Notes: The prediction has a mean pLDDT of 89. Predicted 3D model of a 349-nucleotide part of an RNA (small-subunit ribosomal RNA, central domain) from an uncultured prokaryote. Its Rfam family is "Bacterial small subunit ribosomal RNA". Rfam links the family to the GO terms ribosome and structural constituent of ribosome. The RNAcentral record of the full RNA draws on ENA.
[in-house]
Context: one part of a larger RNA
Order: sequence, then structure tokens, then C1' cells
RNA sequence: CUGGGCGUAAAGCGCGCGUAGGCGGCCUGAUAAGUGGGAUGUGAAAGCCCCGGGCUCAACCUGGGAACUGCAUUCGAUACUGGCAAACUAGAGUAUGAAAGAGGGAGGUGGAAUUUCCUGUGUAGCGGUGAAAUGCGUAGAUAUAGGAAGGAACACCAGUGGCGAAGGCGACACCCUGGACCAAUACUGACACUGAGGUGCGAAAGCGUGGGGAGCAAACAGGAUUAGAUACCCUGGUAGUCCACGCCGUAAACGAUGUCUACUAGCCGUUGGGAGACUUGAUUUCUUAGUGGCGCAGCUAACGCGAUAAGUAGACCGCCUGGGGAGUACGGUCGCAAGAUUAAAACUC
Repeated sequence: CUGGGCGUAAAGCGCGCGUAGGCGGCCUGAUAAGUGGGAUGUGAAAGCCCCGGGCUCAACCUGGGAACUGCAUUCGAUACUGGCAAACUAGAGUAUGAAAGAGGGAGGUGGAAUUUCCUGUGUAGCGGUGAAAUGCGUAGAUAUAGGAAGGAACACCAGUGGCGAAGGCGACACCCUGGACCAAUACUGACACUGAGGUGCGAAAGCGUGGGGAGCAAACAGGAUUAGAUACCCUGGUAGUCCACGCCGUAAACGAUGUCUACUAGCCGUUGGGAGACUUGAUUUCUUAGUGGCGCAGCUAACGCGAUAAGUAGACCGCCUGGGGAGUACGGUCGCAAGAUUAAAACUC
């Protein structure tokens, strides 16, 4: 080098874009670099291997052969791969039309509810729990009616429904904007796939500066519980949660399943689009792109997966190699910090 693997045993980077590289549809011509064949030269000797010979044998010595799987030159082959030229349309893309969607961004608007404040009514309780107490209340609470302020979140619709690469996205209307799907044609003509480095996005918590602060609520305080109770329960309550800008770069970032392509029984739902049929309906058939439930073959250690594969194959990347030590130390890089990333060894079982 080859050989085994990665849903749950160790193992798929959180997710895109993309450089180098790897790999790449169909047809024709020419080339002959790879590829395969012949010839020539070379491939020192010794050694290894084969056949002989010499020391009484052997080790050892010695003769010959084979081998030296290689390299160079040259001749001829042209299927495949490569480079070159010309062409094609099935991959990929562009245009036209139609139309679904919580996809993204910005500013605006709305109603319900909680809280606080003001005013009225009204009087002794309220609140809370397993039971209580802390707490609030005669300085008039709770309740109730009207008004005002302010912040945050958008009930029902709502659905193994939709959209997005992932994280994620849910009131309403407008503006800006990305992507996918479908139908029929036209156009470009392999422009494709993957992707080490690189680069961008990336929940929550956390950090910086400045705002904001209704509710909730780490820390904290008090009341209970308890042998104790630095908890679970209760009353409060600050960071934070919200906004702008800038960091952080991690999650059970999960489908614990990398991306792309092709092929391989069926049945039932559901979302978006297209086409057809008639009995024009709460109808039915076909097709296409998603999203679910079963299930054949096959696969799997089993569980299970099963056209959304974990089946059958191909291309490219990432990763794994007993448990602990340890995702730690040291060093590097990044960060304001918290820390992140890269990543051992001794020792031990």
C1' cells in the first nucleotide's frame, strides 16, 4: 500500500458557499502521454535459486545456468484513460407563464391579558399552601366599574401542515428581497459532482457600549418543611430575558443517519402543482415535487431500515482503532473575558 468500519457498540465536521485536488455524459477525427506487445542495450561481482565439480561428509570453496520482476532507445497496436480539434442534448443552467409558503430584512398598525397609576362604588379581609407562615390591607387592600401609562408575547386558526442549508421561522397590512415546485416551448452546450485549506451563517447562556424593563426570574433575602435543608413548596427579588451595534462559536446543533447520482414489489394518508375521465361529485384516474404510516426482496448482532434505505452500486470529503488518565496538560491560533479550537504522554486496568 491493500484489507474493516461510522442510526443505537469507537466513529458523519452544526450547516452552507467555494479554492487546490480528486472525479466526470454522448459522437467523430487526429495524437500516442498513460496502457498492453516485440526487439536491442543495460541491469558489476558476490549472495539467493537450479544443475555440476573439489576438500572423507557438511559448513566452506568453485564452474555453468537461471534470475535480477527495473531503466533507456526503437518498432508496431489504439479498445480504454489523458491532452487536442470539431459536433450533440439525455446532466447542468437561462428565458417565458402559472402559483404555494410562520423563508429573510425594514419601518408601521391592532386586540386580549398581566402589572402599575388616577377616579368612583364598597368593607375587612386578601393572598398563599399538604397545612401554614413570611407578605399585602382601616394611611381603605382584595373585589368591581371607568380612564391612563408601559413593556413583552401574539389565544383560536394549528395540522407526523408549510418554509428554510442548518440554527430556526407563527397577530395584521405595505415596502425591499432569497430559494424551491409545476407546465409547455425556446436557448446555452458538459458549463457537472465533491471539496483539504479558506470563507460566511450559526439556539440558548455569557461578554462590551448605550437604551428599555410589564411579566417571568439565576444570585440573594425571608417564611415553611426537615435530624439538618446552602433544595424541592411559599412571599419577595437583582442580573438576565427585550432593542441597537459589536463579540462569543458552542448544544442530545439529533434523523444520534455527510453531499451528489443511478437502479430495485406494493398499499394507505396528507401538502403544493399539472393533465384526464365521466355519473359534474364531499367523485375518480394518471403524473410530478415534498411530508407521514405500513410492508416484499434485500440488509442488520439484534432493535429495526425498507424508493425520504440502514437495499444494490458509483464519485468525493470527514471521522474511528480497548477502558481510564482526557477532550485534560504543554505549545500554537482565536477571544475583552468566560473560554473555544488543535491535541499528547507517563501511569493504570